This is a predicted structure of a 180-nucleotide RNA (c-di-AMP riboswitch aptamer (ydaO/yuaA leader)) from Brevibacillus massiliensis.
Its Rfam family is "c-di-AMP riboswitch aptamer (ydaO/yuaA leader)". Gene Ontology terms of the family: regulation of gene expression and cyclic-di-AMP binding.
The coordinates come from a structure-prediction model, not an experiment, and the mean pLDDT is 75.
The sequence is in RNAcentral, with records from MGnify.
NCBI's taxonomy places the organism under Bacteria, Bacillati, Caryophanales, Paenibacillaceae, Brevibacillus.
[in-house]
RNA sequence: CGCUGAGUUUCCGUUAUGGAAAGCGGGGGAACCAACCGUGAGGACUUUUCUCGUGUGAGAGCGGGAGGGCAUCACAAGGGGUGAAUCUUGCAGCACGGGCCGCCAUGAGGUCCUGCUUCAAGUAGGGCGACUCUCACCGCCCGAAUCCGACAGCUAACCUCGUAAGCGUAUCGAGAGAGG
Numbered sequence: 001c002g003c004u005g006a007g008u009u010u011c012c013g014u015u016a017u018g019g020a021a022a023g024c025g026g027g028g029g030a031a032c033c034a035a036c037c038g039u040g041a042g043g044a045c046u047u048u049u050c051u052c053g054u055g056u057g058a059g060a061g062c063g064g065g066a067g068g069g070c071a072u073c074a075c076a077a078g079g080g081g082u083g084a085a086u087c088u089u090g091c092a093g094c095a096c097g098g099g100c101c102g103c104c105a106u107g108a109g110g111u112c113c114u115g116c117u118u119c120a121a122g123u124a125g126g127g128c129g130a131c132u133c134u135c136a137c138c139g140c141c142c143g144a145a146u147c148c149g150a151c152a153g154c155u156a157a158c159c160u161c162g163u164a165a166g167c168g169u170a171u172c173g174a175g176a177g178a179g180g
Base pairs, nucleotide, nucleotide: 001168002167003166004165008022009021010020011019012018023163024162025161026160027159028158033153038075039074040073041072045068046067049066050065051064052063053062054061078151079148080147081146082145087122088121089120090119092117093116094115095114097113098112099111100110101109125142126141127140128139129138131179132178133177134176135175137173
């Protein structure tokens, strides 16, 4: 100096990577419109869920167990958010699950579906090739990661969050139009 990106600018303050404002970029959130519900643990509660014991003339009551179930906690395979970063196929592995085979029965095992993971190849999409923009080419690169926690459509008012990080050192593709 330039690039990806919202991730820049100014002021205060002096190390605490602090605070404020502007700009920029996200999330939540009515009406109208549009659209439909996990797993495990679980104190209190429930006798108008059931049961056993005790108790009594019969009860009430009391105690135990099972069931139900709220706050709350954990999980992440339902759903959702940030982001260009989605989806498909194939090899292999795995299993919260489901179907079938197998067996007198159960189990081991086999197979298919589904889901997850690694790898590979593509792909929606995004970026670069040094004045800027548009159009149609050529070449190259990326196509990650992470968060919420059963909950979030849209959304005026309103509420709230972020302003990080990484990379390059001449390597310069070419055409048309517009602007500087």